[in-house]
Molecule: SAM riboswitch aptamer (S box leader)
Organism: Sphingobacteriales bacterium
RNA sequence: CACUUAUUAAGAAAGGCAGAGGGUAAUGGCCCGAUGAAGCCUUGGCAACCCACACAGUCCACUCAACUGUGUGAAGGUGCUAAUUCCAACCCGAUAUAAUUAUUGGGAGAGAUAAGUC
Numbered sequence: 001c002a003c004u005u006a007u008u009a010a011g012a013a014a015g016g017c018a019g020a021g022g023g024u025a026a027u028g029g030c031c032c033g034a035u036g037a038a039g040c041c042u043u044g045g046c047a048a049c050c051c052a053c054a055c056a057g058u059c060c061a062c063u064c065a066a067c068u069g070u071g072u073g074a075a076g077g078u079g080c081u082a083a084u085u086c087c088a089a090c091c092c093g094a095u096a097u098a099a100u101u102a103u104u105g106g107g108a109g110a111g112a113u114a115a116g117u118c
Stems, first nucleotide, its partner, number of pairs: 002117007013043005021032003027088003044081003049077002051073008085110001090107007
């Protein structure tokens, strides 16, 4: 880099260096930012993917193992710590409207993170 699976409306900030951008890129919005953006460092926190334990189930002649589900935990490996992944965009609907349009539901695609495979 590619592929597979799962999740993506919850949650969680202070300090130092730095110095103008940032919210993945492009487009349209809307926001954040000299009361200090990105980036780097320190400390803390959140969460529970990996992980540990318990219980139940599946499989099995039985047990173990494995797998599935639920619950508890947080030492370690990651991750995250403005706004739903900030919103829209592409497809199919619903409601209101004469229409423009507005609101809203589902899906696709893209992205992010984790675990795994080559």